[in-house]
RNA sequence: GGAGUCGGCCAGGCAGCCGCUGCGGGCAACCGCAGAGGAAAGUCCGGGCUCCGCAGGGCAAGGUGCCAGGUAACGCCUGGAGGGCGCGAGCCCAUGGAAAGUGCCACAGAAAACAUACCGCCUAAGUCCGCGAGGACCGGCAAGGGUGAAAAGGUGCGGUAAGAGCGCACCGCGCGGGUGGCAACACACGCGGCACGGCAAACCCCACCUGGAGCAAGGCCGAAUAGGGGAACGAUGGUGUGGCCCGCACCGUUCCCGGGUAGGCCGCACGAGACGCAUGGCGACAUGCGCCCCAGAUGAAUGGCUGUCCACGACAGAACCCGGCUUAUCGGCCGACUCCAAUU
Repeated sequence: GGAGUCGGCCAGGCAGCCGCUGCGGGCAACCGCAGAGGAAAGUCCGGGCUCCGCAGGGCAAGGUGCCAGGUAACGCCUGGAGGGCGCGAGCCCAUGGAAAGUGCCACAGAAAACAUACCGCCUAAGUCCGCGAGGACCGGCAAGGGUGAAAAGGUGCGGUAAGAGCGCACCGCGCGGGUGGCAACACACGCGGCACGGCAAACCCCACCUGGAGCAAGGCCGAAUAGGGGAACGAUGGUGUGGCCCGCACCGUUCCCGGGUAGGCCGCACGAGACGCAUGGCGACAUGCGCCCCAGAUGAAUGGCUGUCCACGACAGAACCCGGCUUAUCGGCCGACUCCAAUU
């Protein structure tokens, strides 16, 4: 200098004028302070909070799925194990169980899992033919070819009629105990000639988790009007039922009570809080001390205009709150590391 990997940060700046929302002060006019994001987004997970409720066991349904840790919790994060990719920094993985059972494996192919034989290889033994070379039968084999995403361990040597874990060595696989590690797992040793193809984001099995609904949750105050309940008063009245009486139902005035609508208030901004330092830890994170208060609307504010500067400004905007994940994003800055080339 070039090419990359990982992590973090910023998100036009400044000034003036006019507005909007909240808070504080003031009798008031008015003054002062604060006022979107890294994703406020998708609403995909996890929790707080609230109500219904009492959720103990079983069944069903759904979810998660290597190990250890972190956390309020998680499907998140950190560290590790195993596998894959990259020269490397580093990145990716839905990674429990296929000797519990069931099922599936298109096309091609002999055969897709109780193995099998299309091409092929062999003719040692047995029978027959032939003078013979050899041929036929009876048979043996799975090395080679071919199909396929996948073909019943691989490579080599021996062995054989040809072959074959048939024998041996190494690799793989399985079993056993051992060592290291909390564990996942790793390592070496011994034994076994090999029995066990793949798929569980197929059913299923195993382990663990999950009650439901959501701030339009939920709570408080509460008109006018129209209902409801109760008490008192009044004529002992009216209307209906009925032939009539009793009875039953309804009707008046005043007061009280209660539900609930409009509307208002709370929930609602001090919180698993931000920042700094120290300590413990590889780390996620935890603890202690100091310091700070940081939007809160409800037709719903956070804007408009002007000037100026530059690198000419992306994605996008709170609505109960918080922790994550995912997605969108002009441009720029910082740190750590890797590879290549050159120079010293």
This is a predicted structure of a 344-nucleotide RNA (Bacterial RNase P class A) from a Pseudomonadota bacterium. The model forms 94% of the base pairs in the Rfam consensus. It is recorded under the gene name rnpB. NCBI's taxonomy places the organism under Bacteria, Pseudomonadati, Pseudomonadota. Its Rfam family is "Bacterial RNase P class A". Rfam classes the family as a ribozyme.